[in-house]
The RNA shown here (c-di-AMP riboswitch aptamer (ydaO/yuaA leader)) has 138 nucleotides and comes from Nocardioides sp. AX2bis. Its mean pLDDT, the model's own confidence on a scale to 100, is 81.
């Protein structure tokens, strides 16, 4: 200097050190702007059974294949078969995000995670109440 993020910015206490004793440096508890989140009315949405608890931040949803195992229900010739669920692990894809492009708008590269509450929250004025990190290119 640039990418992803809300993750910036400006005041500054303790404390430590210098010292010409005027101050300077480091420091960074806390305030403040701003940006982001989360709780929270009336309308409006939901409302009924069954099984599953649910819900939040995120761009990160959903499908399908296959390896290994693992639970339940039926059939029956007892050791087979079929169905149904759900675990690690591997592949493919995908809703959806980013780059750099853009007269030349692309069959372009990536990504398609993680994690938190804690049985609890739709939306939502006043109102309350938290963050302001992390990663990574040249």
């Nucleotide at each position: 200097c640039g990418u992803c993020g809300a993750g910036u910015c400006g005041c500054g206490a303790a404390c430590c050190g210098a010292u010409c004793c005027g101050u300077c440096g480091g420091g960074g508890a806390g305030c403040g702007a701003g940006c982001c989140g989360g709780g929270g009315a009336a309308c409006c949405a939901a409302g009924c059974a069954c099984c599953u608890g649910g819900g939040g931040u995120g761009a990160a949803u959903c499908c399908c294949c296959c390896u290994c195992g693992u639970g339940g229900c039926c059939g029956c010739g007892u050791g087979c078969g079929g169905c149904c669920g759900g675990g690690c692990g591997g592949g493919g894809g995908u809703a959806g995000g980013g780059c750099c492009a853009a007269g030349u708008c692309g069959u372009g590269c990536c990504c398609g995670a993680a994690u938190c509450c804690g049985u609890c929250a739709g939306c939502u004025c006043a109102c309350c109440u938290g963050g302001u990190a992390g990663a990574c290119g040249u």